[in-house]
RNA sequence: GGAGUUGGCGGCUAGGGUUCCGGCGGAAACGCGUCUGGUCCGAGAGCUACCGCUGGUCGGGGGAGACAUCCCGCCAGGUGCACGGCGGGAUAAAAGCCCGGGAGAC
Numbered sequence: 001g002g003a004g005u006u007g008g009c010g011g012c013u014a015g016g017g018u019u020c021c022g023g024c025g026g027a028a029a030c031g032c033g034u035c036u037g038g039u040c041c042g043a044g045a046g047c048u049a050c051c052g053c054u055g056g057u058c059g060g061g062g063g064a065g066a067c068a069u070c071c072c073g074c075c076a077g078g079u080g081c082a083c084g085g086c087g088g089g090a091u092a093a094a095a096g097c098c099c100g101g102g103a104g105a106c
Base pairs, nucleotide, nucleotide: 007051008050010048011047012046015041016040020038021037022035023032024031025030052079053078054077056075058073059072060071061070081101083104087099088098089097
């Protein structure tokens, strides 16, 4: 100086609004999310499980060869760092969802 990898998916939460339920108002129609809630949406930078990948000790297999490449297994590990608009989009509607590890900053 160059190249590659640093992953996938689920559950939950922070958070979010108002389609449904409930609640409140109303004679009714209907209205109210500036109604605690249930359903619902929901994190790159939140938690967690499993999987994948990965290195280590040990054991086993295979090998003509007490070796290696390779394959399998137990055990305990690793899977880094991460400040971030405005504006737009979807959905019933909004959001830490998506645009987006973006623009920008350091």

This is a predicted structure of a 106-nucleotide RNA (Guanidine-I riboswitch aptamer) from Devosia sp. FKR38.
The coordinates come from a structure-prediction model, not an experiment, and the mean pLDDT is 83.
The model forms 100% of the base pairs in the Rfam consensus.